[in-house]
Order: sequence, then structure tokens, then C1' cells
RNA sequence: GCGAGCGUAGUGUAGUGGUUAUCACCUGGCGUUGCCAACGCUAGAACCCGGGUUCGAGUCCCGGCGCUCGCA
Repeated sequence: GCGAGCGUAGUGUAGUGGUUAUCACCUGGCGUUGCCAACGCUAGAACCCGGGUUCGAGUCCCGGCGCUCGCA
């Protein structure tokens, strides 16, 4: 330099164009217990950036940035 894949809570992830973006870990609160742990309930926290298509984009298209892999 060329090509391909990926980018979503603090971490790891699901999400075939349409309800309030899923689950687990995590953190706070509450319950349970004599206390802790464990368990249960509840709350908190995210779509890499810009543009386009569409009534509607995490999802499709283009560009950028980053990571990984392949080729040279």
C1' cells in the first nucleotide's frame, strides 16, 4: 500500500429497518440473617465520529478514526 472482519453500559455480550436497546458481571439501595457470605427485589450505566437513504437506522449505504486478520 491492497483486501476482509469488527466497533453497543466500567467489563463481556444479544439485537433480520419499527414498543422503553437484551442478558450477565459490576455499583448503590432495600429485604432475608444475631453478623458476614449466599439468595431475592429494585435502581444506575451504552449504540466510535460525520454524512446519506427512509415515515422510521444500533441495523442499510458512503467517508473518517481505531482494533484484529490476510496479502504484498
Record summary:
Transfer RNA from a Candidatus Poseidoniales archaeon, 72 nucleotides, folded computationally. It matches the Rfam family "tRNA". From the family's description: Transfer RNA (tRNA) molecules are approximately 80 nucleotides in length. The source organism's lineage runs through Archaea, Methanobacteriati, Thermoplasmatota, Candidatus Poseidoniia and Candidatus Poseidoniales. The RNAcentral record of the sequence draws on ENA.